[in-house]
Molecule: transfer RNA
Organism: Verrucomicrobium sp. GAS474
RNA sequence: GCACUCGUAGCUCAACUGGAUAGAGUACAGCCCUCCGAAGGCUGGGGUUUUGGGUUCAAAUCCCAACGAGUGCA
Numbered sequence: 001g002c003a004c005u006c007g008u009a010g011c012u013c014a015a016c017u018g019g020a021u022a023g024a025g026u027a028c029a030g031c032c033c034u035c036c037g038a039a040g041g042c043u044g045g046g047g048u049u050u051u052g053g054g055u056u057c058a059a060a061u062c063c064c065a066a067c068g069a070g071u072g073c074a
Base pairs, nucleotide, nucleotide: 001073002072003071004070005069006068007067010026011025012024013023019057028044029043030042031041032040050066051065052064053063054062
């Protein structure tokens, strides 16, 4: 340099053929429990879905570009 795959919560990952309020585990905070913790139970906060543009009634999802990560080739 070229090709392919990928980018969603602090972290690991879902989200079907474009349509329902973008969720789960873990972490974090609070409460219950306890002499105090851990474990356990309950509740809560946390996302401009990497960025910009386009298509569409409607985009995390499709298209283009940029940026970043990985793999292969040279």